[in-house]
Context: one part of a larger RNA
Molecule: large-subunit ribosomal RNA, domain I
Organism: Aristaeellaceae bacterium
RNA sequence: GGCGCACGGAGGAUGCCCAGGCUCCAAGAGGCGACGAAGGACGCGACAAGCGGCGAAACUCCCCGGCGAGGCGCAAACAGCCAUUGACCCGGGGGUGUCCGAAUGGGGGAACCCCGCAGCGAUGCGACACCGAGAGGUGGGCGAACGCCGUGAACUGAAACAUCUUAGUAGCGGCAGGAGGAGAAAACAAGACAGUGAUUCCCCGAGUAGCGGCGAGCGAAAGGGGAUGAGCCCAAACCGCCGGGGUCAAGGCCCCGGCGGGGUUGUGGGACGGACAGACGGCGAAGGUGAGGAGGCGGAACGGCCUGGAAAGGCCGGCCACAGAGGGUGACAGCCCCGUAGGCGCAACGACACCCCGAGCCAGUCCGCAUCCCGAGUAGCGCGGGGCACGUGAAACCCUGCGCGAAGCGGGCGGGACCAUCCGCCAAGGCUAAACACUCCUUGGAGACCGAUAGCGAACCAGUACCGUGAGGGAAAGGUGAAAAGCACCCCGCGAGGGGAGUGAAAGAGACCCUGAAACCGUGCGCCU
Numbered sequence: 001g002g003c004g005c006a007c008g009g010a011g012g013a014u015g016c017c018c019a020g021g022c023u024c025c026a027a028g029a030g031g032c033g034a035c036g037a038a039g040g041a042c043g044c045g046a047c048a049a050g051c052g053g054c055g056a057a058a059c060u061c062c063c064c065g066g067c068g069a070g071g072c073g074c075a076a077a078c079a080g081c082c083a084u085u086g087a088c089c090c091g092g093g094g095g096u097g098u099c100c101g102a103a104u105g106g107g108g109g110a111a112c113c114c115c116g117c118a119g120c121g122a123u124g125c126g127a128c129a130c131c132g133a134g135a136g137g138u139g140g141g142c143g144a145a146c147g148c149c150g151u152g153a154a155c156u157g158a159a160a161c162a163u164c165u166u167a168g169u170a171g172c173g174g175c176a177g178g179a180g181g182a183g184a185a186a187a188c189a190a191g192a193c194a195g196u197g198a199u200u201c202c203c204c205g206a207g208u209a210g211c212g213g214c215g216a217g218c219g220a221a222a223g224g225g226g227a228u229g230a231g232c233c234c235a236a237a238c239c240g241c242c243g244g245g246g247u248c249a250a251g252g253c254c255c256c257g258g259c260g261g262g263g264u265u266g267u268g269g270g271a272c273g274g275a276c277a278g279a280c281g282g283c284g285a286a287g288g289u290g291a292g293g294a295g296g297c298g299g300a301a302c303g304g305c306c307u308g309g310a311a312a313g314g315c316c317g318g319c320c321a322c323a324g325a326g327g328g329u330g331a332c333a334g335c336c337c338c339g340u341a342g343g344c345g346c347a348a349c350g351a352c353a354c355c356c357c358g359a360g361c362c363a364g365u366c367c368g369c370a371u372c373c374c375g376a377g378u379a380g381c382g383c384g385g386g387g388c389a390c391g392u393g394a395a396a397c398c399c400u401g402c403g404c405g406a407a408g409c410g411g412g413c414g415g416g417a418c419c420a421u422c423c424g425c426c427a428a429g430g431c432u433a434a435a436c437a438c439u440c441c442u443u444g445g446a447g448a449c450c451g452a453u454a455g456c457g458a459a460c461c462a463g464u465a466c467c468g469u470g471a472g473g474g475a476a477a478g479g480u481g482a483a484a485a486g487c488a489c490c491c492c493g494c495g496a497g498g499g500g501a502g503u504g505a506a507a508g509a510g511a512c513c514c515u516g517a518a519a520c521c522g523u524g525c526g527c528c529u
Stems, first nucleotide, its partner, number of pairs: 001528009015514001016479002020450002022447007029439002031142002039100003042055003050074002052059001061094006070082003105114003115126004128139004146177001147175005157164001161213001187196002200227005210218002231431003234375001238261010266409001268374004272368005281362003288355001289353001292349001296344002302317005318335002320324001326338003380404008390416001411426005466473002486513001489500004
């Protein structure tokens, strides 16, 4: 020096554990904000650094309800207090709520600086935009995903690449709601005869028909089966009132605008003229009822012996069960504790449910048909694009930047170029629940989910420490014991630390604390060189 064995040190794997996380289900909620939000700064404690709580009325104030003996947060101790005249705590409602922040009197390098008006003062008011005659009202900002609209890539794929694809994706902008969007046929369909009847979502149709440097790839619809189910209102003709204007000597007439009535359709409808009904019914705000609704109340049934530090274990004998879900208790408990099954319960609030009342709103029929009305820079066409599964194609249909530009009910559009026949339907105004999307959040429940290099980045004072000018990036770090009983006292030592003693079942559980693997470092012994 090597190898082996043993005993230690060091280290923190493994096992066990759960305080945290992940996913799903059910229900709720789906918003907060000028009545000043979200998020912060600074303060508030006897002592007070941090976290949490609170706001100068500052570890809190008031009221109502609950509970009933303790309490003054995490967090021990000392001191001092509060509480059966009901504290603490829990639930509901209210008060206070500095300064910054949309931040809004003006300014500003957020949490700071400065001002005007009214009032003796306390205090209040003073931004901007829009609506409104005014009084006054509304808006602004924040928010995880979901929605609609606008704008809109590239890597990539095509084994290169340009059309194409990725993809109308990501990103960016705007706006809204608990959903959003769509939606009541100028629709589909159909060989003839027919048939369907708003929209949305799911399954099938179907990887079909098609599209496609016919490459890569993209990819319907009708129809069928389900979920849900709802239909409505204007504009116009016409009538009336008001205001303005033109004309006129005046009555009046004409034009424009506002408001009210009327009217809403494609077996064309309506106006208009006439006749008859004017009843039954439907919808329905506010209000009433009160299902629900917090904390909470009550809730069955066990003893003995043995082992042990400890009984819930073993043995023996019982009991309850609409309760043998689960958790805790010194090991494994239906009957020890909390609970569980099954019951009870009030205030605020309060339904999309029910009932009554009910402001108000809606809704007719027939005949006639001369005249009037039925959405215009629209439909359509040309050019340039875009959307439709459809890449210009035979390319219909939808949207529109530029140019042209109708008919108007004897009218017009569509049925995938176009024409005819036939069929369907009334554009150029608007609204519309439910079925369908999502989960920052609340409550409850469940995992052939994880168990500290896992599971959220974060089980722990984490979006912290730390890094970066900044946008931004972003950790590590859990476990004494049943109970602190956390080692009084003595000895060595400056101390750290250690040895006794004591506690404890255990201290080889002593806080660098459960278990304590390996690498690595020692000591002893054996063998080899």